Predicted 3D model of a 416-nucleotide RNA (Bacterial RNase P class A) from a Bacteroidota bacterium.
[in-house]
RNA sequence: ACUACAAGCUACUUCAUCGCUCCAUUGUGCAACAAUGGGGAGGAAAGUCCGGACAACGUAGAGCGCCACACCACCUAACGGGUGGGGUCCUGUUUCGGCGGGAUACAGAGAGUGUCACAGAAAACUACCGCCCUGGCACUGCUGGGGUAAGGGUGAAAACGUGCGGUAAGAGCGCACGGCGUUCCGGUGCAAAUCGGAAGGCGGAUAAACCUUGUGGGUUGAAAUGCCACGUACAUCAGGAUUUCCGUCAUGUACCUAUGGUACAUGCGGAAGCCGGGUUGCUCGCCUGGUUUUGGUAAGCCAAAGUCUUGAGGGGUAGGCAGAUAGAUCCCGGCGGCGACGCCGGGGCAAGAUAAAUGAUGAAGUCUUGGCUUUUUGCCGGGAUACAGAAUCCGGCUUAUUGGCUUGUAGUGUUU
Numbered sequence: 001a002c003u004a005c006a007a008g009c010u011a012c013u014u015c016a017u018c019g020c021u022c023c024a025u026u027g028u029g030c031a032a033c034a035a036u037g038g039g040g041a042g043g044a045a046a047g048u049c050c051g052g053a054c055a056a057c058g059u060a061g062a063g064c065g066c067c068a069c070a071c072c073a074c075c076u077a078a079c080g081g082g083u084g085g086g087g088u089c090c091u092g093u094u095u096c097g098g099c100g101g102g103a104u105a106c107a108g109a110g111a112g113u114g115u116c117a118c119a120g121a122a123a124a125c126u127a128c129c130g131c132c133c134u135g136g137c138a139c140u141g142c143u144g145g146g147g148u149a150a151g152g153g154u155g156a157a158a159a160c161g162u163g164c165g166g167u168a169a170g171a172g173c174g175c176a177c178g179g180c181g182u183u184c185c186g187g188u189g190c191a192a193a194u195c196g197g198a199a200g201g202c203g204g205a206u207a208a209a210c211c212u213u214g215u216g217g218g219u220u221g222a223a224a225u226g227c228c229a230c231g232u233a234c235a236u237c238a239g240g241a242u243u244u245c246c247g248u249c250a251u252g253u254a255c256c257u258a259u260g261g262u263a264c265a266u267g268c269g270g271a272a273g274c275c276g277g278g279u280u281g282c283u284c285g286c287c288u289g290g291u292u293u294u295g296g297u298a299a300g301c302c303a304a305a306g307u308c309u310u311g312a313g314g315g316g317u318a319g320g321c322a323g324a325u326a327g328a329u330c331c332c333g334g335c336g337g338c339g340a341c342g343c344c345g346g347g348g349c350a351a352g353a354u355a356a357a358u359g360a361u362g363a364a365g366u367c368u369u370g371g372c373u374u375u376u377u378g379c380c381g382g383g384a385u386a387c388a389g390a391a392u393c394c395g396g397c398u399u400a401u402u403g404g405c406u407u408g409u410a411g412u413g414u415u416u
Base pairs, nucleotide, nucleotide: 001412002411003410004409005408006407007406008405009404010403011402012365013364014363015362016361017360018359020040021039022038023037024036025035026034027033042387046398047397049396050395051394052393053392054221055220056219057218061284062283063282064281066217067216068215069214070213071085072084073083074082075081086106087104088103089102090101091100092099093098107212108211112210113209114206115205116204128152129151130148131147132146133145134144135143136142137141160178161177162176163175164174165173179202180201182199183198184197185196186195187194188193225322226321227320228319234313236312237311238310239309240308241307242306243272244271245270246269247268249267250266251265252264253263254262255261256260273291274290275289276288277287278286292305293304294303295302296301329348330347331346332345333344334343335342336341366384367383368382369381370380371379372378
């Protein structure tokens, strides 16, 4: 210097004039207005994907459904996030011991189901060619029966691989070595795992296919939600419910076996049932409103009013304040940790709009770029660039994207 990877910072600065907006002070006790001073859009503000803070819902309980995650340890308020380690795969380099970098949707295939195109006999209960034994015939061939999976073919993949023995021919049928995986023992490690030994085994792939196992999830969402002001009409229509029982309670009446008991009525309390309502996809549980009065009837039952409630139609309002920016916050230093990060000390406060402000012009400088010139240097011109603009806030993820600077690791070259 170049290549690969990782991390961090930055995105104009100053002055002047004018304009917009928030805060503080003053003029003035309020509003409006004015003056002075201080501040005003990002690394993603995007997506609305995940987790929370916060707010509301009495039920945050149970079951099902649905959804998410999934190697180990740690960090965090939490996460589907992050850090480190392990396994697997890819890659650079190598003295082949190793040293770097990258990816990872990484629980389970002996719980079950499904799929693996085409080719091939067959994609797992294989037998096309072939090999072996045996029978027949028109006998260097054809054909029937039995055995076989070593050789050949097809394919990405064909019943663990290689070698030896054995066999009618073969086969883990036996043996040796190797591979995979199950159980046990020992060493290292917090663990995932790894190294070694023994025993007994041998088709694969696929679960971002269905599924199984384990863990977890109440819902909604700032147009949440809370408060104030203003205003109105429901006197409409159509439905549903308006029942039964209990009380050693209170009062009254009647009767009796008389100071107690029975019956009835009213009031109060409770239970069941019925009709509804209540944060969630359903069910259960739980909470909660109504269950009343009058008239008719021999009795069921019917009607009207009232109450609770479902829907239709109709009417009024749309203003203001809060939420709303001091927080799992930012900066500096020290300590601990491989690291994410944690602890201690000190210092700081940095937009708050509500149809939505955060800008325009000029000059100089800085950076960048084109041309000319004389290498330095200088002159003339362009630009502030890409992706892109807060809307309750914070931590992550994902997507889009230009230029500059700094640091680290590995490799190549060797003075360029």

Annotation: The model forms 92% of the base pairs in the Rfam consensus. Lineage of the source: Bacteria > Pseudomonadati > Bacteroidota. Its mean pLDDT, the model's own confidence on a scale to 100, is 76. It matches the Rfam family "Bacterial RNase P class A". About the family: Ribonuclease P (RNase P) is a ubiquitous endoribonuclease, found in archaea, bacteria and eukarya as well as chloroplasts and mitochondria.